[in-house]
Context: one part of a larger RNA
Molecule: small-subunit ribosomal RNA, 3' major domain
Organism: metagenome
Order: sequence, then structure tokens, then C1' cells
RNA sequence: UGACGGGGGCCCGCACAAGCGGUGGAGCAUGUGGUUUAAUUCGAUGAUACGCGAAGAACCUUACCAGGAUUUGACAUGUACUAGACGUUCCGAGAGAUCGGAAUUCCUUUCGGGGCUGGUACACAGGUGCUGCAUGGUUGUCGUCAGCUCGUGUUGUGAGAUGUUGGGUUAAGUCCCGCAACGAGCGCAACCCCUACUGUUAGUUGCCAUCAGGUAAUGCUGGGCACUCUAGCGGAACUGCCGGUGACAAACCGGAGGAAGGUGGGGAUGACGUCAAAUCCUCAUGGCCCUUAUGUCCUGGGCUACACACGUGCUACAAUGGGCUGUACAAAGGGUAGCGAUAUUGUAAAAUGGAGCCAAUCCCAAAAAGCAGUCCGCAGUUCGGAUUGAAGUCUGCAACUCGACUUCAUGAAGUUGGAAUCGCUAGUAAUCGCAGAUCAGCAUGCUGCGGUGAAUACGUUCCCGGGCCUUGUACA
Repeated sequence: UGACGGGGGCCCGCACAAGCGGUGGAGCAUGUGGUUUAAUUCGAUGAUACGCGAAGAACCUUACCAGGAUUUGACAUGUACUAGACGUUCCGAGAGAUCGGAAUUCCUUUCGGGGCUGGUACACAGGUGCUGCAUGGUUGUCGUCAGCUCGUGUUGUGAGAUGUUGGGUUAAGUCCCGCAACGAGCGCAACCCCUACUGUUAGUUGCCAUCAGGUAAUGCUGGGCACUCUAGCGGAACUGCCGGUGACAAACCGGAGGAAGGUGGGGAUGACGUCAAAUCCUCAUGGCCCUUAUGUCCUGGGCUACACACGUGCUACAAUGGGCUGUACAAAGGGUAGCGAUAUUGUAAAAUGGAGCCAAUCCCAAAAAGCAGUCCGCAGUUCGGAUUGAAGUCUGCAACUCGACUUCAUGAAGUUGGAAUCGCUAGUAAUCGCAGAUCAGCAUGCUGCGGUGAAUACGUUCCCGGGCCUUGUACA
């Protein structure tokens, strides 16, 4: 100087407390461990692994296994020699890769050759093989915590100290005051984006107050750009104003005005560093290793196994509910190898057909919870839907291993969950649906979007994590 303390002081955080809803019990989905297996590819493992890499394993993917093939190679460049094709179509063998056969078939030229392609030979290619403890890059975490340092000066023999400590204050090393310090840098804040109010510009594909026309009905049409909205540019919030407290300061408390008040709400933004943290399987890369194989191609299988254990979720156990009928209101997205309307067929999944749309125009598209009416009457039920049987639909060469969905039948566990444990402070939790990426098909996951919309916070004694000062130490 640090680190540590079941030392002290001050302070903060859904850290506790106060509340609301869960997990842990059930069934299923998904990931992991374990076991099994020819293979169940590999990585991630307290917090910081476990719906994680994977924004989507039937083949492909695919790295694994079995078998069949191949060796200048599936891919790149160059040299030498050699051939004229490569490709397309057909036939045969084969699981296919591939092999054999038939037909057809180059361009350019200064005639040396060149382009392109095949073969032979050689340099080389190739490796998701090892080492993340050789590395770059990227990422997690402490933590959006308020810290981490430097120059000059001063001080100490020196390691170092000072500044950065102290008194207040703040979300903040934020600001003020004081001080052997004076300044500065990286962080904080602000500058950026979205959202909340408003002005102006613009008015189609959006809108419809006034005028006119028309319909069974509809901005449907003329017309208009007021309003809503869209999207550019501006304004607006700064403790600016008032009162009080304070040290005449910084600031805090209350108030006015205001759409918004003290960082308005959310996001992006992550200092010096820590964990030899993660990744050589995104990519790049040193070294090592393989080179008729640890490379490459193909078919089939596996990654989907199943006495079990754990994590994360979904659906429930019901009446604040379940079924049926009617009816209302979003936002944000996506669409040409696409979205696909009206109509018709089918109980339905879906099919037929194809209007419109490269989209503020058309489509996906029905929002759902809600509201109104009605049935059920506390039961393993009109709760719950696992499992299983049968019949189908769709995608796709192909749904057996191993897809999703529909209909009929079947109708398991489950009556609120032990010890323990998680999230959340407001348009939040809870609850309800919608969309998108990936994607031929496949979502209870993920990322967004809106609808309805709470309870509680006395307080900081205690648990956990963190910041500052101080103290002890046989620790570095």
C1' cells in the first nucleotide's frame, strides 16, 4: 500500500421488511447430469452453465456411428506433359456415391499460341484434429457500482503519502465551503434515439367538420385539408419564479404556473481493472499433430435412447369458473419462388379457384380477455386434459425410427403443493391476446406489440451484495 475481520462509524440497492404472484407436489414441453448405446457429435458447470451456443437435428444441417467408395482430392493458385472438350439427353449395374456404354458438341489467333475443360506428374490443398494456460477479436461478471489515475509542486531515507482526506450535499469523486496543494485525463452528467404537450410545413394511399350527389350499407363519389393521423423542422423544463430551512454557499422541503417538476418515463451508452472467467466449433492466428487419412463423397442410423436426479417453462386442480349464442375496442409487424380476398366443397384440419397487392391503397387479420343472455351447482364433475385406438389434412424425393394439425372415441395424475426458494415499487406485478425472426414443414422457447390493470413500502435491527472513512492483523 492492499486484502481480510462472527471490529467500529456513515450510506445505498426488490437486500431485508410491507405486499402481490409464483417455483418446490401433478401431467406434459424443453435443457442438463447420470445411465445406456455401434454412435447417443462438441462446447457451456456457484453467483456469471442447465428453453445456453441452437433465430428452429426427418434427408441436408452434422461435426458422431456402421457400411460402400475416393486420393492433386469437394475447394484455390502455379509449373511441365498430354487430350479436345465441358455440358445435355438416353440405356445398363448399384442403396447411392459412382462405374460402363451410346448420341450430340468448342471459341479466338499475327498460326507461335491463348481462353475453357479433362487426364498424368509435382509444388500443394484440406482438417468442426489438440492447446482459450501461446494469442487477436468478441462476450459474461463485479456494475451503470462511483470510482480509477496522471503532470507539476510539497512531504518522507524509502516503499509511499498528499491531491481523492475533512464539514455539508447529491443518483453520482454531483456541487459548495475549507485545506500544501494547483491543475488535468478516463468514468458521472449532458450531447443521441423512442415516448408525453404544442406550433409550423406538407395532404396521398391517410382523414371527413361544412357543401353536393349516391347506396341495402360503407369517405362510396365530387369536393375539402379544418380534425385525426403521418413525418420533417421548431418551441417547451432551467430549481427559471415564490416562501421556508441552510453557513450570505451548494442544496433540500413546500407552493404556483404548466401537457410534463426537480435525472419527466424508457433505451442506447459499461472507466482502470477482477475471475490464467468463456470461446482455436463464427472468424483470424502461433505451435503441435493427420496427409491412400484425423481429408473428401454417399446410403442408412444417431444427436429424439430411459430404473433415475436437477434447472427453466406450459397446462391445470375450477364457479372471480367451464360450455354455447350474440356483440365491441388495439398496437406493432410481415408479404412476389410471397400474402392471398369474395365465392364454392368439407363437421374440421384443409381443398378448388384466383380478385387485389412490390403495400398509410390489397392481403395475413378472427384480436383475446371484456360486455349481454343462457346452461352447469361443488362432483374427480359439462373441472382437467395426459395417454391410447381409428379415420384424415398439409409440407416435403421421403413423415417407420422422428413433423405439425383436424375429427370421432378414450378420459390418467391432479382438490393449491414439505423443507426451502424466485420475480416485481406503476401503466409495474398479475392477466389477455397479436406479430416477427429462424423456417419447405415444425414454438409451451426467444424478440417485440398493445388491451385490462392492482397491493404495499412503518422503517434499516437483521440476511445478501456494494461504496467511503477508520481500526486490528503471526496474511501478500